[in-house]
RNA sequence: UGCUUAUCGAGAAAGACCGAGGGAAGGGCCCUACGACGUCUUAGCAACCUGAAAAUACAAGGUGCUAACUCCCAUUCCGAAUUUGUCGGAAAAAGAUGAGCG
Numbered sequence: 001u002g003c004u005u006a007u008c009g010a011g012a013a014a015g016a017c018c019g020a021g022g023g024a025a026g027g028g029c030c031c032u033a034c035g036a037c038g039u040c041u042u043a044g045c046a047a048c049c050u051g052a053a054a055a056u057a058c059a060a061g062g063u064g065c066u067a068a069c070u071c072c073c074a075u076u077c078c079g080a081a082u083u084u085g086u087c088g089g090a091a092a093a094a095g096a097u098g099a100g101c102g
Stems, first nucleotide, its partner, number of pairs: 001102008013042005021031003026073003043066003048062003051058001070094001075091006
């Protein structure tokens, strides 16, 4: 980096360092010098894999995660209202994470 598959409306932050952007990308909206983002430490959440064959529980190990539904929208379909893009629902695409494979 690619393929397959499962999940994505729940949950869980403090300290130190740094110093201006960050939330994937376009639009919106938001976070941020009362210090975001990032790094490290500690703590926590969760239960994908492992943990004796199965189930349940647990959470020791491998990951993951700890603003906002994947922050919302974008494309297609359905429904309502309506005359110009509003609302509701479903799906897709893209993305994230795990497991397996190349």